[in-house]
RNA sequence: AGAGUUUGAUCCUGGCUCAGGAUGAACGCUGGCGGCGUGGAUAAGGCAUGCAAGUCGAAAGGGUUUAGGCCCUUGGCAAACGGGUUCAGAUAACAUAGGAAUCUACCUUGAAGUCGUGGAUAAUCUGGAGAAAUCCAGGCUAAUACACGAUAUGUUCUACGGAAUAAAGAUUUAUCGCUUCAAGAGGAGCCUGUGUCCUAUCAGCUUGUUGGUGAGGUAACGGCUCACCAAGGCUAUGACGGGUAGGGGGUAUGAGAGUAUGGCCCCCAACAUUGGAACUGAGACACUGUCCAAACACCUACGGGUGGCUGCAGUCGAGAAUAUUCCACAAUGGACGAAAGUCUGAUGGAGCGACGCCGCGUGCGGGAUGAAGGUCUUAGGAUCGUAAACCGCUUUUUUCAGGGAGCAAUUUCGAUGAGAGUACCUGAAGAAUAAGAGGUUACUAACUCUGUGCCAGCAGUAGCGGUAAUACAGAGACCUCAAGCGUUAUCCGGAUUUAUUGGGCGUAAAGGGUAGGUAGGCGGUUUGAUUAGUCAGAUGUUAAAGCUCGGGGCUCAACCCCGAAAUUGCAUUUGAAACGGUCAGACUAGAGGACGUGAGAGAUCAGUGGAAUUUAUGGUGUAGUAGUGAAAUGCGUUGAUAUCAUAAAGAACACCCAAGGCGAAGGCAACUGAUUGGCACGUAUCUGACGCUGAGCUACGAAAGCGUGGGGAGCGAAUGGGAUUAGAUACCCCAGUAGUCCACGCCCUAAACGAUGCAUACUAGGUGCUGGGAGAAUCGACCCUUUCAGUGCCGUAGCUAACGCGUUAAGUAUGCCGCCUGGGAAGUACGAUCGCAAGAUUAAAACUCAAAGGAAUAGACGGGGAUCCGCACAAGUGGUGGAGCAUGUGGUUUAAUUCGACGGUAAGCGAGGCACCUCACCAAGGUUUGAAAUCUAGCUGCAGAGCCCAGAAAUGGGAUGUCCUUCGAGGGUGCUAGACCAGGUGCUGCAUGGUUGUCGUCAGCUCGUGUCGUAAGAUGUUCCGUUCAGUCGGGAAACGAGCGCAACCCCUGUGAAGUGUUAUACAUGUCACUUCAGACUGCCCUCUCAUUUGGAUACAAUACAUAUUGUAUUGCGAACAGAUGAGAGGGAGGAAGGCGGGGAUGACGUCAAAUCAGCAUGGCCCUUUGACACCUUGGGCGACACACGUGCUACAAUGGCCGGAAUAAAGGGUCGCCAAAUCGCAAGAUGGAGCCAAUCCCAAAAAUUCGGUCUCAGUUCGGAUUGAAGGCUGCAACUCGCCUUCAUGAAGCUGGAAUCACUAGUAAUCGUUGAUCAGCCACGCAACGGUGAAUGCGUUCUCGGAUCUUGUACUCACCGCCCGUCACACCAAGAGAGCCGGCAAUACCAGAAGGCCCCGGGUUAAAUCGGGGACGACGGUAGGGUUGGUAAUAAGGGUGAAGUCGUAACAAGGCAUCCGUAGCGGAAGCUGUGGAUG
Repeated sequence: AGAGUUUGAUCCUGGCUCAGGAUGAACGCUGGCGGCGUGGAUAAGGCAUGCAAGUCGAAAGGGUUUAGGCCCUUGGCAAACGGGUUCAGAUAACAUAGGAAUCUACCUUGAAGUCGUGGAUAAUCUGGAGAAAUCCAGGCUAAUACACGAUAUGUUCUACGGAAUAAAGAUUUAUCGCUUCAAGAGGAGCCUGUGUCCUAUCAGCUUGUUGGUGAGGUAACGGCUCACCAAGGCUAUGACGGGUAGGGGGUAUGAGAGUAUGGCCCCCAACAUUGGAACUGAGACACUGUCCAAACACCUACGGGUGGCUGCAGUCGAGAAUAUUCCACAAUGGACGAAAGUCUGAUGGAGCGACGCCGCGUGCGGGAUGAAGGUCUUAGGAUCGUAAACCGCUUUUUUCAGGGAGCAAUUUCGAUGAGAGUACCUGAAGAAUAAGAGGUUACUAACUCUGUGCCAGCAGUAGCGGUAAUACAGAGACCUCAAGCGUUAUCCGGAUUUAUUGGGCGUAAAGGGUAGGUAGGCGGUUUGAUUAGUCAGAUGUUAAAGCUCGGGGCUCAACCCCGAAAUUGCAUUUGAAACGGUCAGACUAGAGGACGUGAGAGAUCAGUGGAAUUUAUGGUGUAGUAGUGAAAUGCGUUGAUAUCAUAAAGAACACCCAAGGCGAAGGCAACUGAUUGGCACGUAUCUGACGCUGAGCUACGAAAGCGUGGGGAGCGAAUGGGAUUAGAUACCCCAGUAGUCCACGCCCUAAACGAUGCAUACUAGGUGCUGGGAGAAUCGACCCUUUCAGUGCCGUAGCUAACGCGUUAAGUAUGCCGCCUGGGAAGUACGAUCGCAAGAUUAAAACUCAAAGGAAUAGACGGGGAUCCGCACAAGUGGUGGAGCAUGUGGUUUAAUUCGACGGUAAGCGAGGCACCUCACCAAGGUUUGAAAUCUAGCUGCAGAGCCCAGAAAUGGGAUGUCCUUCGAGGGUGCUAGACCAGGUGCUGCAUGGUUGUCGUCAGCUCGUGUCGUAAGAUGUUCCGUUCAGUCGGGAAACGAGCGCAACCCCUGUGAAGUGUUAUACAUGUCACUUCAGACUGCCCUCUCAUUUGGAUACAAUACAUAUUGUAUUGCGAACAGAUGAGAGGGAGGAAGGCGGGGAUGACGUCAAAUCAGCAUGGCCCUUUGACACCUUGGGCGACACACGUGCUACAAUGGCCGGAAUAAAGGGUCGCCAAAUCGCAAGAUGGAGCCAAUCCCAAAAAUUCGGUCUCAGUUCGGAUUGAAGGCUGCAACUCGCCUUCAUGAAGCUGGAAUCACUAGUAAUCGUUGAUCAGCCACGCAACGGUGAAUGCGUUCUCGGAUCUUGUACUCACCGCCCGUCACACCAAGAGAGCCGGCAAUACCAGAAGGCCCCGGGUUAAAUCGGGGACGACGGUAGGGUUGGUAAUAAGGGUGAAGUCGUAACAAGGCAUCCGUAGCGGAAGCUGUGGAUG
């Protein structure tokens, strides 16, 4: 000191979260020791038991005892301290600084005294009542108890004459006491200033209230109380009310300012079961005193009594949670006492708890075979790891034994230690007794394996888990801390995220709709005076402890002690006078007035005008009109629309009109008049700071809406009808009511916007417009220069997250006001104010999410735009879709119909050959180291073939028979056994390699350096021409380069050269092969564009000379001529002409595209008794209601059939092609010549052409289907082959919607060959040649693509995103007929104890006693206030997995969106009206 998280990426805004520290803590796992601290925070809930306040015989009486002594009572002092807790309480208390009207026992000092007398009474004794507590009656007696008298230094009162007022003794003779007064110290009471939480959804409060007079009362002032009088007092600087809370020193954190907090310790306050009250006393309205009342508990003989742990222990309860019913008065302190001493749960100690802080230890050194074992592994090794074992050493700690403190002493002497045989010291034994917790995806230090498979689970945030999880669980390894480690809770920090230090408000949250103005805040120049602000000094205080610094003591530290500093504050006092304030004087630059001039849709009222529209009346006139994308509803033969004339009505004011003007804003537009507000300029004439801002307050405030009364032409919510549509409560059309208009009165809101508060000052310019002034010139105006005010655009510095702003600031500063603090819930609920209502203003929370948002970037997309291309459309030709058949697919069926491929980019595809095999599927039968591979051992003159038997075969059994050799039992073979293993067309193409399809042979895709930008990124690659092309040229902050394009390669077309077999008769070279040439950027003409050179006239400016005008320079510069580059059109030559034609060649990438079944391959799975491996037989892949794709054959005369004739190219051939010849109708058979191929064979080309026939028909078209007979291949044609002959002769007469291919040797049409292959389901595929067209205006539209631009709420990228109702579940809050509580107050009733007052009685005087009065707690009644709980029900909100209905928004989102308002509608929403541009 920061980090993570919004995005595809970026910057910003902004919240959430984390890393740190702390705690009276709790919980989980673990746990060796010691020191010092600390420990009922919840129920101020209830308490058993014990103890916690007594003491004095030197005040006194008595009882008892053998002498000490003990006990009861009177009396004195103490019990108001010490100890506990934080209930109540919001100015009370508390803190700090002051003050005057007071009291004070014990203590200290000083002064003066201490004389005399009296009557009682308790205990005890006697009697009595009661269960008890306790009480009553009678009798005796003392005092430092009580009372009286005397005296009065002093004190108090006073009318200044005077009056009143005290005491107590004890005794050992030294003192202790007592009384009065004065003073001190300490303590206490009272008053004042200042400080001290939240709430305005608490705005008015108050009747003893504020003051006065008098009286009472108090220690004392005082409405403290009472009588009377007056009507005051407090309050936006927050009264009154509500909520919460002990305050401070301090503590935690923080750089600080602050924020939070107030446990232990210290000071103060308050309280003592709850409420009230007084008594005693120096002091209390009294924790362990009294009285009354209430609740609770206990005792009881039922009559009545007793009690108060918020003292120390302890117990119950509630709680996440907090200790021993311990020891001692030895020390310190307190009470009493003369003292000894007694008492002291204060205190000193011990015990329990890792609750905290601090310290120590769990060993140290050596030790490699890098042991065993674990884990991982690429199988080699690596790691745990010098770690262990083993050897040596030490003893802090532990155990045992011995010694053994200080705290303690001048409390008079003497004695005295709870802690404690503790701390500490010495000796001995022995590595012995002692390590865990959390974490390992990032933040955040630390990684692998196995299991699991969106499951189980983790998680502080982001997030992880759907079969290769460093994120779950286990293991190993590692990291951090360590007797602890983590989790939870809370506080501070980080958070500059409430911003004084130290934030913001154009678009992210945020400028009030606008003005006037009160309080308040702030305020021009100058002089003098003054000093409550300010500054400086001094003094006092700011308790101690704590913090900080410096020392010191416990072995160190924590801890403790000493000293210093600090305590930032307050008060008093002295001084200063710059600033600020105040007072007085002056000034004119701010502000205002005066005079002059001027512009204007500024406002109100009244009047006037024309165009248009509609309606009415009349004329002319006839069938339509109106409306739309197209229509229809509507209007019209009862005469519309159209047109002419006349009249009426209401509303709005074309052109001028503009980026223009005025106004505070809203807003304001025909013309004229009246009244009236503001503004600008000029003069520098007057006043002399009169100013700025402005919470409350007041006024104004578009549209819509409301009330009353008018008015109503057009338009037009609602509504009706017609369309559109799946629907259409909309968009479109026809009508149309409120309304729009006027007057008066309300409402008070808008995207009321420049999304930008007002005022003042300063800080480059350029260019428009409006109004005024000045200067020069002119007869005058215009023009020009300049200045003030206003209003626009561009732009510098600067600012800004960027966009942008930029003298009209969003720059630099000042003053004042308003407002903001994550999104949603919500501008909502409740409350209050206003309103006739609609509603407006003010304005939350629970709950929920980790984002919401701004600007800009790259893409993608758009029913956005521009440009361009493609058999993309168009123009043509031929098809598919209809029929039959073939073939592939789906579906269905089946024991199996093996598997894969699924829009384009699957479907005559993998398969370029399914009868067995193939084969992966099914049924059945078999084998298990296996059909094939490696190694070892043993046996073997042995396998295999042929033969026989069983069997469907595999297989099994039997007989015959049988290798080589250097003779070493060697090699080979076979069998058996065994080991590592084989095997798998089993799964995952979403783990992969390789290969392939597609966009697309489209022209794109990138990089280096530089530059620009905070950055993502941009530039280059855009632009202008051009091209098939990111092809090329020009320009340009770019310059270059790479992969693509093109070219290089192959075939073909022309020529040349060479070679030539098998062609032909030598020779030759049709031909074949090889190598070259040729084309392109070459030549000519025209045109276009760009660059450039020359060039000249016209124009403008300046200068000079000038009557006119001329010259020179500069600028601009059409035409014209030339050059260069790119391209277009035409021509020549040429076989070929503008990349000649074709092929191969496929950029970066897209589709988790296809393939684990071509192959390879990670992982997973199956395989020792019968497998998912292997062998065999048979079946299946060939099924068949149906649907789709691709083809073949046709439907016929441009044809079919018969006969004759002509002309190719390219291939293949030895397990082969097979000639001639013969046989067969034919398929074919026999045959065997030739050929390893330019030689021989396949081999016949067909369409074509010539002749004949058929004559428009289901035919001499068409050939499906079926029957019969044959042929061929092959172990084998049943399922399931092909071919031939005879017979049979189906559908079909050119094919709906729709759709496909093709631009020239192409389409169409005709045959030929090959691969695979025994044969063939081939009509497929691949190749070859023959014949050989039509059309292309063109780019509006469809599809696809490219480039630029624009919008975006999309980035899984429009197959995107996303809104609202409804249905279901859950959650929180509000309303709610009511119901139940709490709190505070008011009115009335009743009135305990108690003090006060009055009366009676009583007394020497009192007191006790009796009666009464007001006050008076608890209680009761009543109506309200406020707050909480609960509730049928209905409404809204939030969240939820793939629910329903639509599609409102984002692109022109398919009707631009949004704001205010009104109406309507299942819902998003639609429509009207005004406004904004976001």
This is a predicted structure of a 1478-nucleotide RNA (small-subunit ribosomal RNA) from a wastewater metagenome. Its mean pLDDT, the model's own confidence on a scale to 100, is 82. Its Rfam family is "Bacterial small subunit ribosomal RNA". The RNAcentral record of the sequence draws on SILVA.